[in-house]
A computed fold for a 265-nucleotide part of an RNA from a metagenome, annotated as large-subunit ribosomal RNA, domain VI.
Context: one part of a larger RNA
RNA sequence: CGUAGGAAAUUUGAAAGGAUCUGCCUUUAGUACGAGGGGACCGAGGUGGACGAACCUCUUGUGAUCCAGUUGUCCCGCCAGGGGCACCGCUGGGUAGCGAAGUUCGGUUAGGAUAAGCGCUGAAUGCAUAUAAGCGCGAAACCUUCCUUAAGAUGAGAUUUCCCAAGCGCAAGCUAUGAAGGGCCGUGGAAGACGACCACGUUGAUAGGCUGGGUGUGUAAGCGUAGUAAUACGUUAAGCUGACCAGUACUAAUCGCCCGUUCGG
Numbered sequence: 001c002g003u004a005g006g007a008a009a010u011u012u013g014a015a016a017g018g019a020u021c022u023g024c025c026u027u028u029a030g031u032a033c034g035a036g037g038g039g040a041c042c043g044a045g046g047u048g049g050a051c052g053a054a055c056c057u058c059u060u061g062u063g064a065u066c067c068a069g070u071u072g073u074c075c076c077g078c079c080a081g082g083g084g085c086a087c088c089g090c091u092g093g094g095u096a097g098c099g100a101a102g103u104u105c106g107g108u109u110a111g112g113a114u115a116a117g118c119g120c121u122g123a124a125u126g127c128a129u130a131u132a133a134g135c136g137c138g139a140a141a142c143c144u145u146c147c148u149u150a151a152g153a154u155g156a157g158a159u160u161u162c163c164c165a166a167g168c169g170c171a172a173g174c175u176a177u178g179a180a181g182g183g184c185c186g187u188g189g190a191a192g193a194c195g196a197c198c199a200c201g202u203u204g205a206u207a208g209g210c211u212g213g214g215u216g217u218g219u220a221a222g223c224g225u226a227g228u229a230a231u232a233c234g235u236u237a238a239g240c241u242g243a244c245c246a247g248u249a250c251u252a253a254u255c256g257c258c259c260g261u262u263c264g265g
Stems, first nucleotide, its partner, number of pairs: 001152001005163007015149004021049007033038001051106005059100004066093005071086006110144003117137004164264001166175003176262001181259004185201005206252003209248005216240002222235005
């Protein structure tokens, strides 16, 4: 821009893409078959591999914004307690998120029309013949069934709801008006390169803060006691705690502006 008014939702599905995999074991059954050695079809059940998708309860990795230990040195006047630098100084753990080596799930089933092949009825050709007319069975292949995209499918579809009814004019249009809805802007996001998408904007829990909880770390500082001291114990499962879960308007989402019309060839 189009989809013959504008708008918000919900959809149909032309078409396109994806998937379609397979082993082993048990049973049927040591049965059918076979002199024996050997050894099934059909069917039923179980368990894997590779591949793929989603997810983070478990396991595990990361986790330079969390906690602790510790070395050297400089600084905060000294002690104590801290801070800077040294690969994040090194080391031990670790929330959320993100991952896989973790977890769950998937390729099931059924139908249609067929291939090779196997048949029925049956003439040409009194027989025979699956074929000439006619009618069946039959495969991971084909078309559906499953998942995803999808009306720019210009063949532009459908349904529901919302909005616009004022004066003049024959009309074009002018004046007045500016709907539904959308955008700008702001606070953000398990959404994201940017657009986009989603939530919220005081009639408010959108983010931050605060409070409470959770989680992690592992018993803070100070003081007391014991010890010459290192240190240990008690106060104390303490102190601290990012992203997690709630609550709470304290802070910031203020006030506003713009687009979009008037019944539709």